[in-house]
Predicted 3D model of a 1664-nucleotide part of an RNA (large-subunit ribosomal RNA, half A) from an Oscillospiraceae bacterium. The coordinates come from a structure-prediction model, not an experiment, and the mean pLDDT is 81. It was read from a public genome assembly. The organism belongs to Oscillospiraceae, within Bacteria.
Context: one part of a larger RNA
RNA sequence: AGCACAGGGUGGAUGCCCUGGCACCAUACGCCGAUGAAGGACGCGGUAAGCUGCGAAAAGCUUCGGGGAGCCGCAAGCAGGCAUUGAUCCGGAGAUAUCCGAAUGGGGGAACCCGGCGGGAGUAAUGUCCCGUCACUCUCAGCUGAAUCCAUAGGCUGAGCAGAGGGCACGCGGGGAACUGAAACAUCUAAGUACCCGCAGGAAAAGAAAGAAACAUCGAUUUCCUAAGUAGCGGCGAGCGAACGGGAAAGAGGCCAAACCGAAGAGCAUGCUCUUCGGGGUUGCGGGCCAGCAACAUGCAUCGUGAACGUCUAGUGGAAGCGCGUUGGAAAGCGCCGCCAAAGAGGGUGACAGCCCCGUAGACGAAAGACAGACACGGCUAGCUGAUACCAGAGUACCGCAAGACACGUGAAAUCUGGCGGGAAGCCGGAGGGACCACCCUCCAAGCCUAAAUACGAUAUGGUGACCGAUAGCGCAUAGUACCGUGAGGGAAAGGUGAAAAGAACCCCGGGAGGGGAGUGAAAGAGAACCUGAAACCCUGUGUUUACAAGCAGAGGAAGCACAAUUAAGGUGCGACCUUGUACUUUUUGUAGAACGGACCGGCGAGUUACGUUAUGCAGCGAGGUUAAGGUCUUGAGGACUGGAGCCGCAGCGAAAGCGAGUCUGAAUAGGGCGCUUAGUUGCAUGACGUAGACCCGAAACCGGGUGACCUAUCCAUGGCCAGGUUGAAGUGGGAGUACAAUCCCAUGGAGGACCGAACCAGACGUCUGUUGAAAAAGGCGGGGAUGAGCUGUGGAUAGCGGAGAAAUUCCAAUCGAACCCGGAGAUAGCUGGUUCUCCUCGAAAUAGCUUUAGGGCUAGCCUCGUAUUAGAUUACUGGAGGUAGAGCACUGAAUAGCCUAGGGGGCCCAAAGCUUACCGAAGCUUAUCAAACUUCGAAUGCCAGAUAAUUGAUGUACGGGAGUCAGUCCGCGAGAGAUAAGUUCCGCGGGCAAAAGGGAAACACCCCAGACCUACUGCUAAGGUCCCCAAGUUCACGUUAAGUGGAGAAGGAUGUGUGAUUGCACAGACAACCAGGAUGUUGGCUCAGAAGCAGCCAUUCAUUCAAAGAGUGCGUAAUAGCUCACUGGUCGAGUGGUCAUGCGCCGAAGAUGUACCGGGGCUCAAACGUGACACCGAAGCAUAGGAUUCGUUUUUAACGAGUGGUAGAGGAGCAUCGAGUACGGGCUGAAGCUGGAGCGAGAGCACCAGUGGACUGUACCCGAGAGAGAAUGCCGGUAUGAGUAGCGAGAGGCAUGCGAGAAACAUGCCCGUCGAUAGCCUAAGGUUUCCUGGGGAAGGUUCAUCCGCCCAGGGUUAGUCGGGGCCUAAGCCGAGGACGGAAGUCGUAGGCGAUGGACAGCAGGUUGAGAUUCCUGCACCGCCAUGAGAAUGAUGCAAUGACACAGAAGGAUAGCAUGAGCCGGGUGAUGGUCAACUCGGUUUCCACUGCGAGGGUGUUUGGCAGUGAAGUACACCAAACAUUAAACCUGAGCUGAAGAGGGAGCGAAAUUAAGUAGCGAAGCAUGCGACUUCACGCUGGCGAGAAAAGUUGCUGGUUUAUCGAAAUGGCGCCCGUACCGCAAUCCGACGCAGGUAGGCAAGAUGAGAAUUCUAAGACGAAC
Repeated sequence: AGCACAGGGUGGAUGCCCUGGCACCAUACGCCGAUGAAGGACGCGGUAAGCUGCGAAAAGCUUCGGGGAGCCGCAAGCAGGCAUUGAUCCGGAGAUAUCCGAAUGGGGGAACCCGGCGGGAGUAAUGUCCCGUCACUCUCAGCUGAAUCCAUAGGCUGAGCAGAGGGCACGCGGGGAACUGAAACAUCUAAGUACCCGCAGGAAAAGAAAGAAACAUCGAUUUCCUAAGUAGCGGCGAGCGAACGGGAAAGAGGCCAAACCGAAGAGCAUGCUCUUCGGGGUUGCGGGCCAGCAACAUGCAUCGUGAACGUCUAGUGGAAGCGCGUUGGAAAGCGCCGCCAAAGAGGGUGACAGCCCCGUAGACGAAAGACAGACACGGCUAGCUGAUACCAGAGUACCGCAAGACACGUGAAAUCUGGCGGGAAGCCGGAGGGACCACCCUCCAAGCCUAAAUACGAUAUGGUGACCGAUAGCGCAUAGUACCGUGAGGGAAAGGUGAAAAGAACCCCGGGAGGGGAGUGAAAGAGAACCUGAAACCCUGUGUUUACAAGCAGAGGAAGCACAAUUAAGGUGCGACCUUGUACUUUUUGUAGAACGGACCGGCGAGUUACGUUAUGCAGCGAGGUUAAGGUCUUGAGGACUGGAGCCGCAGCGAAAGCGAGUCUGAAUAGGGCGCUUAGUUGCAUGACGUAGACCCGAAACCGGGUGACCUAUCCAUGGCCAGGUUGAAGUGGGAGUACAAUCCCAUGGAGGACCGAACCAGACGUCUGUUGAAAAAGGCGGGGAUGAGCUGUGGAUAGCGGAGAAAUUCCAAUCGAACCCGGAGAUAGCUGGUUCUCCUCGAAAUAGCUUUAGGGCUAGCCUCGUAUUAGAUUACUGGAGGUAGAGCACUGAAUAGCCUAGGGGGCCCAAAGCUUACCGAAGCUUAUCAAACUUCGAAUGCCAGAUAAUUGAUGUACGGGAGUCAGUCCGCGAGAGAUAAGUUCCGCGGGCAAAAGGGAAACACCCCAGACCUACUGCUAAGGUCCCCAAGUUCACGUUAAGUGGAGAAGGAUGUGUGAUUGCACAGACAACCAGGAUGUUGGCUCAGAAGCAGCCAUUCAUUCAAAGAGUGCGUAAUAGCUCACUGGUCGAGUGGUCAUGCGCCGAAGAUGUACCGGGGCUCAAACGUGACACCGAAGCAUAGGAUUCGUUUUUAACGAGUGGUAGAGGAGCAUCGAGUACGGGCUGAAGCUGGAGCGAGAGCACCAGUGGACUGUACCCGAGAGAGAAUGCCGGUAUGAGUAGCGAGAGGCAUGCGAGAAACAUGCCCGUCGAUAGCCUAAGGUUUCCUGGGGAAGGUUCAUCCGCCCAGGGUUAGUCGGGGCCUAAGCCGAGGACGGAAGUCGUAGGCGAUGGACAGCAGGUUGAGAUUCCUGCACCGCCAUGAGAAUGAUGCAAUGACACAGAAGGAUAGCAUGAGCCGGGUGAUGGUCAACUCGGUUUCCACUGCGAGGGUGUUUGGCAGUGAAGUACACCAAACAUUAAACCUGAGCUGAAGAGGGAGCGAAAUUAAGUAGCGAAGCAUGCGACUUCACGCUGGCGAGAAAAGUUGCUGGUUUAUCGAAAUGGCGCCCGUACCGCAAUCCGACGCAGGUAGGCAAGAUGAGAAUUCUAAGACGAAC
């Protein structure tokens, strides 16, 4: 370390449970709101955070009822109260009811700010407080009243329980998509759906025929069933789809306008018209008016009054065991004995209760309020006849154009509606009846109202469930919470102690957490992390195994060790060793596949439902079957009865008229087609299809309505920022120069999308780092712009079919070729993935045709099930058709050699004729050939048909239900394509795999053998094998191979070797070897320096001597020489050469991790190869024995025979889960669930026993389903692995002491280090208590922690002057009236809001643990009130001022700094110097007022006045005087004041340590430098020409005796903010994050500088 067992932990499945949910039914109710809603904010408790309740009268007040003993909510404790004089509690009616919200006095960023008027409280008065009231629109009434006479518009006042806003669904109306379907798409569909908007009601809408029909009729509307998926509509596609009629529910009809009559008023043509009111009147077999007659009936949902009975909102009473025994913690269980029942529904009580409790059946009850309302009364309401021709709805009907709605898409298109245009009739009239016309019939438009039947459910009450039971059921067993997002919006998780807290006193260990005892309890193994407590995962113990061994981990055997014990079975656990063996799913021709999916475990997770059609099964009835809606009944059930409308069938044929057991066609009586010679129908179940999301999950997209410009783009308004250095334009001055100019020089000047370079910007131009980062874009080092088209703050504008864009498809909140959120919506997906228990029978396809079709589909083929029927297949034989293989060359073509020839070319020739030619050459002939698209020939096989025979034995055919398949692949043979390449491609025939296991081929879907129902320690074989691995021959006989050939390979090569054939030489001596010779002319000739056999050339390469010897086969030399060969002789003594064919071998032969080209060892008369022989082994084949099952047969409860591989798929039979019904049970003496066990069954599965557990549950039959998981990169939770690994986020710490259980990190001190234009100080935004004190130590803190921005408790923010409001206006926004617009709404006048700007009165010091320009001290100032000298006053109008940009230069002053031998204070001095020319430190601040004041600006004063204007003393104009380097006036930083106050280095107690605290307190000068501050946008310059209003001043209109009001004194002075962080650990970035964040202050040395480096003040040492 593995396996097994045992004991635990973790975790929260399972079981059980229900205070929660879901669905349905019934009844009720169906609105609330200016008398302030819905919904909120903030408060209210003795103590009070949340929920609940309530509202400053605040967990409540009053009253009327109910009720009757306890109560002060959830919710305990402490403290304190109330109640029989009736509390708490329940019901009815009242009171109160802060602030926001339609929100309504005005404003506004909801819950806030600021007002007017009247009344009141209070003050001397102001300020302040309380109560009431004040929006807009509409309607009505009244009063007024323009242009413009009357009038009208307008204005004012009053009245209104008027409107406004909210609310689940339902309703009507105004607008109105897209995805999708049509396999594309445009008409069409989806769909008048979604959505937006307006409005209403408890319902709404519709509604009392200008109707529907059809020659018969009906008689308002609405709803249901049916008609009917019919008639129709329709790219006549997809689809859409009535009505009449019939059956039901309900039931109800009325009122005006007009004619006519009357009254009042008005007008004028003086008898007419108009207006208002009353009467009258209301319809089509016509009505009314008019005349006559009759009558007081009938009816009323309607209008009013009264109201019985009843119902609702609290309640009352309600039978029968306080039974006995027993088990138990507990009885309701069990046993025994009783009782009630109009009550045995249900719930509770310590387990299961008719008689214990609450209830239940049946019976009662209301002071008050509400609902409904029989009935009564009032009120209203009619007829008949005749005559007459008065009335009866006008820009209407209708028509044209263009639309919409009607089932109806323009169609022949009626009917209804209307945008534009035209435009009737008048009862002798008009409309309709599906174009239109006629006849006929029906009905009276252009006015209005109308209950019920119908729809819906936010709400109340009651009930029910073959609905769920904590991953379920609503998202929620309470939560729209936590959390996420700027926002619209999105949106969780989380139940259980016990009967009762009896919730563990006390003791021990420990800082605590936690634990051990004790105690409670039936149980603590129920202890609060609490019922049961599975699995993954993590431990401990015991048995056994393991350190030379190699693996899908199992399976088959097996030695050994241990244990036995519950079921007895040769049991259980471990197991050396041997054999065999590449998971599962999906997708595929094919996967161990390195193709896909899954880390593991648990739970959840996918063919359902409705309607219709069709087939089959079962059941009922049957020439018939069956009801639908509705109704009735009760015991309220998927009940019974009723209901016959309707549907299907009973008759067909035809286009139809039509005819009919026939009919149609046809001239036909013919022929033919379709029919007739009968079975259906209803329900249930199952299969399939259709319409619906339709098996589940999954897009990218499209459309609608909203939310976003806190990011970013551009723009608008108002503010802010840019160290320092450099260059030196125009202009100007002077000089030179010129006729004048030009031009030049020197100064001055200070321009610029100028230059260098910090802050700032840009991030990017480069590179490095980072890449699970420090950071979802940064850091380091360099680089770019930096007075401009610059950067930036605050407020605002532009919005998705859009905006913005110095333009990149760039940006619009980490999202952009069209944002985000919600909805249509379960869009669609011919695509991918997934799809859950078992067994049995059969079993495919990967082809054809068509297809915008090719990875999809339809039909056929092939499979299956059923019914019917009786054929089929193979072989032999006979008869046929045929043109392939082969063959051939007559045809059609191709093609080789030769002959021959027409013809052509060349030559001869002046030309012609002709001749000639080793030139080419058709046709022809001869020889030899070729062909898929050649055939004068032509098989085998196959195919068709047939009689007979044999074999086979349901294999055939027809009809009907259900499929799957349309990607194939390899091998053999025959072809094409290709390269006679491919593990290539495309066909044909066959086989296998697919969907097939077994044996062989080492391994190896496809090759060879062979088709697995199960069992067997039985036998025989196939392919292939027999030395060992490894079962079987080291078998036999004869050969071959020597190469490990066997156990890869070509051209080519080779005295390898065997066999055969053939041909030379050879005893007259071959071949080989050895000995000897190998000569002469001659160094042949030529050439050459030389060339002599042997560089080269030439040649009759000759001749001679010989046994033989080349004018030479090689080596060699400069050339010779030399050595050889051919050839010859000798020695030797028998074979020796060549060629051809063939068997087996050899070379040719180089690769990558490692032998590695026999599977390995190894093999050589073999264990290789060839030939032959006999044995044996060898499979899931065959046989034998037993068993299971299907089908068939028979003598049918048993035999016999045949079968039983299987993917897609068809068919059949079962198991399990949850619930229902019925029956029978089980259970505290222990149910379910869980754990373990060696039992049973063919399987899914099922028992039994033991333990745990502590209350439910089983069996049989039948019914019904949210009914079975391992896979969906599935969902949720838990737990592993990686791994004690990466990391711990820029950076310096050390020591000592202290507190403490504990210290690297806390506190204090010392030393050291870091920043220092910041890492210091102030402040805006933002945050919202983080601030301070005390305590704590779980979690948070990347470690620790005694510490903290953490947790708990307590505390802390003080303003007339600071900031904001009570003042003003900018961009922009809102907006009375108004304009425009389908609605919503948009724009906008008056007016208002709105700072980032304008206006505006406080300084210094002190003080706390935490606040200060706020408190305190001192000294000031502003406004208002009173007193009050005095004085006309003075607008919302007029005027002035307020009032403005940029750059540059110069000056004054100040802040600040430096220096100093001055002044003050401290220190040092051992020994000369000590009163220092040593050393250290300090050496100032102040509002207001007064005075002074650098400088800057302006002409000043007076008078007149006819213009402007409402007016004026204003403005303009005129005149005069004075002044013109000035004065005067205005402005103005600063200085002064300052002898005052403050502060001040230092000294310094009580007191040692709590203290450098209280207290005391000196000097305060000089010189220099000098700002970016200020004077001040003051001056100068140029061009881009640079807010508004309030305020202030002046003036009048107006107002009139009230008002204003100096000085001084006294009094008054509102609301909000104020803590703390604020370049950051408190903000924005998910974090205690190397990023981002506007403005102010800005020391020293160096330096031009805010660069750089080092320091000051000050702050830090970065949390391993």